[in-house]
Context: one part of a larger RNA
RNA sequence: CCUACUCUAGGACAAAAAGACCCCGUGGAGCUUUACUACAACUUGACAUUGGAUUUAUGUUGUAAAUUGUGUAGCGUAGGAGGGAGCUUCGGCACCAAUGAAACACCUCUCUUUUGCUAUAUGAAUCCUAAUUGCUUUGCCUAAUAAAUUACGGGCAGCAAGACAGUGUCUGGUGGGUAGUUUAACUGGGGCGGUUGCCUCCAAAAGAGUAACGGAGGCGUACAAAGGUCGGCUCAGCAUGGAAGGAAAUCAUGCGUCGAGUGCAAAGGCAAAAGCCGGCUUAACAGUGAGACGUACAUGUCAAACUGAUGCGAAAGCAGGUCUUAGUGAUCCCUACACUAGCUCGUGGGAGCGUGUAGGCUUAACGGAUAAAAGCUACCCCGGGGAUAACAGGCUGAUCUUGCCCAAGCGUCCACAGCGACGGCAAGGUUUGGCACCUCGAUGUCGGCUCAUCGUAUCCUCCCGCUGAAGUAGGUGGGAAGGGUUAGGCUGUUCGCCUAUUAAAACGGUACGCGAGCUGGGUUCAGAACGGCGUAAGCCAGUUCGGACUCUAUCCAGAGUAGG
Numbered sequence: 001c002c003u004a005c006u007c008u009a010g011g012a013c014a015a016a017a018a019g020a021c022c023c024c025g026u027g028g029a030g031c032u033u034u035a036c037u038a039c040a041a042c043u044u045g046a047c048a049u050u051g052g053a054u055u056u057a058u059g060u061u062g063u064a065a066a067u068u069g070u071g072u073a074g075c076g077u078a079g080g081a082g083g084g085a086g087c088u089u090c091g092g093c094a095c096c097a098a099u100g101a102a103a104c105a106c107c108u109c110u111c112u113u114u115u116g117c118u119a120u121a122u123g124a125a126u127c128c129u130a131a132u133u134g135c136u137u138u139g140c141c142u143a144a145u146a147a148a149u150u151a152c153g154g155g156c157a158g159c160a161a162g163a164c165a166g167u168g169u170c171u172g173g174u175g176g177g178u179a180g181u182u183u184a185a186c187u188g189g190g191g192c193g194g195u196u197g198c199c200u201c202c203a204a205a206a207g208a209g210u211a212a213c214g215g216a217g218g219c220g221u222a223c224a225a226a227g228g229u230c231g232g233c234u235c236a237g238c239a240u241g242g243a244a245g246g247a248a249a250u251c252a253u254g255c256g257u258c259g260a261g262u263g264c265a266a267a268g269g270c271a272a273a274a275g276c277c278g279g280c281u282u283a284a285c286a287g288u289g290a291g292a293c294g295u296a297c298a299u300g301u302c303a304a305a306c307u308g309a310u311g312c313g314a315a316a317g318c319a320g321g322u323c324u325u326a327g328u329g330a331u332c333c334c335u336a337c338a339c340u341a342g343c344u345c346g347u348g349g350g351a352g353c354g355u356g357u358a359g360g361c362u363u364a365a366c367g368g369a370u371a372a373a374a375g376c377u378a379c380c381c382c383g384g385g386g387a388u389a390a391c392a393g394g395c396u397g398a399u400c401u402u403g404c405c406c407a408a409g410c411g412u413c414c415a416c417a418g419c420g421a422c423g424g425c426a427a428g429g430u431u432u433g434g435c436a437c438c439u440c441g442a443u444g445u446c447g448g449c450u451c452a453u454c455g456u457a458u459c460c461u462c463c464c465g466c467u468g469a470a471g472u473a474g475g476u477g478g479g480a481a482g483g484g485u486u487a488g489g490c491u492g493u494u495c496g497c498c499u500a501u502u503a504a505a506a507c508g509g510u511a512c513g514c515g516a517g518c519u520g521g522g523u524u525c526a527g528a529a530c531g532g533c534g535u536a537a538g539c540c541a542g543u544u545c546g547g548a549c550u551c552u553a554u555c556c557a558g559a560g561u562a563g564g
Base pairs, nucleotide, nucleotide: 001564002563003562004561005560006559007558008557010556011555012554015550022385023384024383025382027381028380029377030376031375032374035181036180037179038178039177041174042173043172045170046169047168048167049166051128052127053126054125055124056123057122058121059120060119062117063116064115066114069111076104079110080109081108082107083106086093087092132161133160134159135158136157139156140155141154142153184196185195186194193213197219198218199217200216201215202214220366221263222322223321227281228280229279230278231277232276233275235259237255238254239253240252241251261270262269264327266325267324268323285308286307287306288305291302292301293300297367310319311318312317333360334359335358336357337356338355339354342353343352344351345350392439393437394435395434396433398432400428401427402426403425404424405423409419410418446521447519448518449517451513452510453509454508455507456506459484460483461482462479463478464477465476466475467474486500487499488498489497490496527545528544529543530542531540532539533538
C1' cells in the first nucleotide's frame, strides 16, 4: 500500500417529514364581540279563527216630555216666525196704552241648551257557553287476539279555562342563540408608530423628467370687491426739524431701483407697476373654437378668431374673474329646471326613459371593490417564500477588544519607573448591531457531560531589559505555546458571588467545537394557575407546576485484527 472482517460516529450542509417558527395569499377553518348583514326565538299592535248577554263612557240618528234663552228702555229673564181679540179653574192673564229694533194671553211651526228613552258605532268592565284549549288515578266505548284482560293512542263523559289563550298573515322592537362575510396597502422581515390626494422649494447632475420611512413648508379656501375698465399715485428705510410725544403715533423737507407690498406656504414675478387711491360698472357673459403644451389611458393647461348681447374709455382699445402656480373627486344613482327629433307601456290621453344645465360623496386608503363590516387563534390547516425575520455562516466593523502616534498633566524635583487628558491612526473579528448573500421540498436552539484540537494578545513554569530594582517581594516590558491551568455551596444557567486550596486557577477560535455521542434543567406546542391587559375570544423577552430526543452506517474519515 491492497483486500477482508470487527468497531467509532467527525463529514457527506447524512436520512426521515414540499418548516409547525416568520412573512406572503384580496387562501381556509374554529372561536369572540357594543364589526356588518340576515335568520330562529322572544315580544308589541292590527286583522282572521271569534260567538252571546249586561252595565258603563263617548259620538251620531230618531223620538218624547219637560227644560234653557237676562245689553239698554220697558212692571220684567222679550230665542225666532205665522195666526190672534179674546182665554179662564173666575183668582187672573191678555188686547189697548207705554217702552223698544222687535210685544206679551191662547194656538201652530221652529232654533238653541239640558235631561230621559230607543237604535246604532266605538272603547272599557263584568258575566255566559257553543268555537277553541288543558286535565282525568276512577266511569263507558274502540282495538291487535281463538277468547278474556290490559298498556299506548283515539272517542264519549266529567272537571277546569274560555272568546282570553293558542294558531295564521302583516307589523315595530329585542336578538352571537345561529349563519354568511368583512376586518387596506406602503414598510431596510412583520407588528407598534408614521404615511396615503393636491401645491411650493432643495435633492435633480445648467432642456424636460427623475427615487428613498431624504431635507423643509403649505392646501381642502377667500373676495360683489380683493372682479372689469378709465384716471391718478409710489413704497420700506434713513437724516434733519417740530407742543404734550418717548427708539417707535401724526406733521414738514430731503435722500431713497425696490430692501416695502402682493388675502394665505414657498418659488418665480411685478415700480409704464401685478403694489396704493378714486369714478363708472358686472366680460365672475351665451354659443363655438383654429392651433398648441402636456400625456399610457382618463384627467389637466394655454389659446387667437367668429356670432350674439354688454361694461369702461374722447379714442386706440381692454374685459370669457382675481400676479402665477394649491383650495379637490370618475362612474352609477337621486333631485331641480329646461328641451323633445328618438324608445317603451297595443292605440288616444298620460307616464317613464332620453338630451342639456345645475345640485347631492373627509367615496381623505383622495383612479373612488359594497348603500352597509371589527377582533382572537399556543387547537389550528393549506398553498408558497431563503423574493422575508429568529440560529449559524458571509460582508461590514458604527459599537467592542487590543496596539500605536502626539504629549497637556500626575508622579517632592523629573512628560514617558509607573500613569496619561484633549485628539489622531491602525489591527483583530470573541460583544451589541447593520445588511438580507447560501439554506424555509428543514443547516436541531442555551447550558452541562464526554472527547478534544488550534491561536497567543502568556495565568503558572523557563530566559532577559528597565525600575521611583538594597535584599525578599513587586511593577512594567521583551522572548517563549513544551507542559500545566483544582475541588465545592447557590442558580437551568454561560457569567457571577461565596468557601477552601493551588506554581497557576489565562483569554479566545473551532456552526457562541462536539444531541445519526449522552442529557433535556432553561427556552419554544397542546393542559392548568397567578398578576397585569382586553367587553370578550384571548394575550404578556412576566411568573409557576407538567410535558414523546428516531434499535440496523452506503461512501469519506478514524481505531483495531488477519492475510497478501